[in-house]
The prediction has a mean pLDDT of 77. This is a predicted structure of a 92-nucleotide RNA (Glycine riboswitch aptamer) from a soil metagenome. The RNAcentral record of the sequence draws on MGnify. It matches the Rfam family "Glycine riboswitch aptamer". Rfam's curators write: This family represents the bacterial glycine riboswitch.
RNA sequence: CCGUGUGGGAGAGACCUCGACGCCAACGCUCGUCGGGGCGCCGAAGGGGCAAACCUCCCCGGAACCUCUCAGGCGCAAAGGACCACGCGGGA
Numbered sequence: 001c002c003g004u005g006u007g008g009g010a011g012a013g014a015c016c017u018c019g020a021c022g023c024c025a026a027c028g029c030u031c032g033u034c035g036g037g038g039c040g041c042c043g044a045a046g047g048g049g050c051a052a053a054c055c056u057c058c059c060c061g062g063a064a065c066c067u068c069u070c071a072g073g074c075g076c077a078a079a080g081g082a083c084c085a086c087g088c089g090g091g092a
Stems, first nucleotide, its partner, number of pairs: 001090008013039001015038008040074003046070001047068003054062002
C1' cells in the first nucleotide's frame, strides 16, 4: 500500500399528483404498499472541477471531509456509507 472479517459511522419531504393493489356487499373517503411524474432538499459509494476558500513569501502547481450534484440518497427500519479501531492474508 492492497484485499478481507468484525464493530462504530452522518445528512436530507410521514411533500404534491396520477395509476394499480389491499380494505368494503358496492361506491367514495381515509389508511397502507408498489410503480410513474413534479417540486423541494442531502453529501460520506462512485464521478467532475480547481471558479471560491485552503496549502506556498509570490507564481506555477496540488489534493481534499472544499466545491458541483451527473450518479446516488431523503419518516422509522433495511441497504449503502467516506472515515476510524482491531484481526487476518498478500505485496513493497